[in-house]
Context: one part of a larger RNA
RNA sequence: AACGUUGAGUUUUGAAGGGAGCUAGCCUCAGUACGAGAGGACCAGGCUGGAGGAAUCCCUGGUGUGCCGGUUGUCGCGUCAGCGGCAACGCCGGGUAGCUAUAUUCCUACGGGAUAACCGCUGAAAGCAUCUAAGUGGGAAGCCCACCCUAAGAUUAGAACUCGUUACCCCGAUUCAAUCGGGGUUAUCAGACCCCUGGGACAAUACCAGGUUAAUCGGCUGGCGGUGGAAGCGAGGUAACUCGUUAAGCCUACCAGUGCGAAUCGGUCGAUAGACUUG
Numbered sequence: 001a002a003c004g005u006u007g008a009g010u011u012u013u014g015a016a017g018g019g020a021g022c023u024a025g026c027c028u029c030a031g032u033a034c035g036a037g038a039g040g041a042c043c044a045g046g047c048u049g050g051a052g053g054a055a056u057c058c059c060u061g062g063u064g065u066g067c068c069g070g071u072u073g074u075c076g077c078g079u080c081a082g083c084g085g086c087a088a089c090g091c092c093g094g095g096u097a098g099c100u101a102u103a104u105u106c107c108u109a110c111g112g113g114a115u116a117a118c119c120g121c122u123g124a125a126a127g128c129a130u131c132u133a134a135g136u137g138g139g140a141a142g143c144c145c146a147c148c149c150u151a152a153g154a155u156u157a158g159a160a161c162u163c164g165u166u167a168c169c170c171c172g173a174u175u176c177a178a179u180c181g182g183g184g185u186u187a188u189c190a191g192a193c194c195c196c197u198g199g200g201a202c203a204a205u206a207c208c209a210g211g212u213u214a215a216u217c218g219g220c221u222g223g224c225g226g227u228g229g230a231a232g233c234g235a236g237g238u239a240a241c242u243c244g245u246u247a248a249g250c251c252u253a254c255c256a257g258u259g260c261g262a263a264u265c266g267g268u269c270g271a272u273a274g275a276c277u278u279g
Stems, first nucleotide, its partner, number of pairs: 003153001007163006016150004022050007034039001051108006060101004067094005072087006111145003118138004166187002168184006191269004195211005216262003219258005225251003232245005
């Protein structure tokens, strides 16, 4: 994909399966119980780590090759100035979003049930004894739940809510009143898909957000943020350069607003059952 599951949309139950399950030190109890002493607990409570895992990018960093700046060589725009190409992004200093760990947060918890070894109670066979033969209790990081994930092809195909449940033709039931039964056809309903704009999704597919009753993408505007003071002109200086205009100029993925451009126009698929009722 197809078929099945009663036509469709949304939300779910959980048969079953998978994942996880770790560990150390210190403190209190307590220098107590115990022990001649040396030494030194159980139980219970608390704190801090290691390892593993998950999520996330607020912080600390990394990256950030279509962001900003500096700078060397060379070529080009006729020259100057100003720019552009190439040289590992030419090299260097920074850096948004995203991604990311060494960053941040959390988890590996509490508890219940049935048990193993083992420890018991009552107790005969066997007047005693005996945990066992009848009966009965406790007991593990293990088992079953509990925690997380998948999950109705679980063909036993589940559940709830909502939407839809028409038209036409033929045959029959007494007859085209109506209705019912059987068969068929196409058009449709609910809805879905094709197609298009896209991304928190992504190998194809799928998934998700949208398609004018529209903010989905682009553009534009504003903001956040980055760089760090543009060009031109003026002033100073022999010059390199400095100062002013100027928190300048430029700006990618971010946050918003705004129909300016593009989501046009369209096409395809898609109807089962049961119950009730009339003149």
Source information
Predicted 3D model of a 279-nucleotide part of an RNA (large-subunit ribosomal RNA, domain VI) from a Candidatus Woesebacteria bacterium. It was read from a public genome assembly. The coordinates come from a structure-prediction model, not an experiment, and the mean pLDDT is 83.